[in-house]
Order: sequence, then structure tokens, then C1' cells
RNA sequence: UGGUUAUAAAGAGGACUUGAGAGAACAGGCUCAAUGACAGUCCGGCAACCGCCAAGUAUGGUAAGGUGCCAAUACCUGCCCGCUAAAACAAACGGGACUUAUAAUUU
Repeated sequence: UGGUUAUAAAGAGGACUUGAGAGAACAGGCUCAAUGACAGUCCGGCAACCGCCAAGUAUGGUAAGGUGCCAAUACCUGCCCGCUAAAACAAACGGGACUUAUAAUUU
């Protein structure tokens, strides 16, 4: 780097530095942002994938350690199906796929 499996509507703040965009890719929206966003560092916290403990697996507990995370559903949508639905087209709504992220494992 590629593959597989699982999860993704919950949760979680401050200080310092920096100084312009940021929110995965592309596009359309929408939101955050000089009252300093984003990012980095420190402290703090959330969570429970690995771990640890118990157990007959599923499971329950825990939070030493390894990650991860701490605006908005992965911010929403874009592709397909259903419904609305009437001859057709479309919003909204529901479901699925694709993609992405994280963990474990494999290559």
C1' cells in the first nucleotide's frame, strides 16, 4: 500500500503558539472563522476496538497499557430502490450501495 471483519444519529474542554481559511476526495449547499477558525504543543476529558479480569461462546466488568476521539448524523446531498404519484418530472421521507474514518487482523 492492498484485503477482510466490526463500528460510525451517543459522548468529550481549556491554555499557549500560529495567522487564513476550514469542515476526507470532486461538486452543490450549509455551517465554523481576525470576538482567531484550521493546525501544532501542554494539561484535561470522552469512549471501550485491542488489552486486563471473570465466564461455558455470546456476555459482563475494568480503564495499567496500545490506539482513537473531544462543532454540526461521517454537517447534508449527489448512485440505486420504495413511497408520495396523478400521464410524466421533482421536493420531503424511509432503505440500500459506493466512498471515507477508526480498530483488529492479514498481505